[in-house]
RNA sequence: UUCUUAUCAAGAGAAGUCGAGGGACUGGCCCUAUGAAGCUUCAGCAACCAGCCGAAAGGUCAGGUGCUAAAUCCAGCAGGCAAGAGAUUGCCUGGCAGAUGAAAA
Numbered sequence: 001u002u003c004u005u006a007u008c009a010a011g012a013g014a015a016g017u018c019g020a021g022g023g024a025c026u027g028g029c030c031c032u033a034u035g036a037a038g039c040u041u042c043a044g045c046a047a048c049c050a051g052c053c054g055a056a057a058g059g060u061c062a063g064g065u066g067c068u069a070a071a072u073c074c075a076g077c078a079g080g081c082a083a084g085a086g087a088u089u090g091c092c093u094g095g096c097a098g099a100u101g102a103a104a105a
Base pairs, nucleotide, nucleotide: 001105002104004102005101006100007099008098013042014041015040016039017038021031022030023029025076026075027074028073043068044067045066048064049063051060052059053058072097077094078093079092080091081090082089083088
């Protein structure tokens, strides 16, 4: 990198350093000099994998990952329902894309 599969409305941030961006993409809307991203340290959340208990369901632990603004921040494509003269808006379902884990190539 590709493929398969599961999950994605819950949860959990301080300090130091640096100095202008960040929230994947596009549009919107947000965050940000009361300090963005990155890096370091410490802390925390969760429980996918591993370990342990168990016949199983499940429990436990926190070793390997992951995560710690906002639902994956919302929408994007298709369909349905409702409102509206219309532009459009709201709700629902499925999908696309993405993120993370596990397995494979």
SAM riboswitch aptamer (S box leader) from Planomicrobium stackebrandtii, 105 nucleotides, folded computationally.
It matches the Rfam family "SAM riboswitch aptamer (S box leader)". Its family is annotated with regulation of gene expression in the Gene Ontology.
The sequence was found by an Rfam model in a public genome assembly.
NCBI's taxonomy places the organism under Bacteria, Bacillati, Bacilli, Caryophanales, Planomicrobium.
The coordinates come from a structure-prediction model, not an experiment, and the mean pLDDT is 88.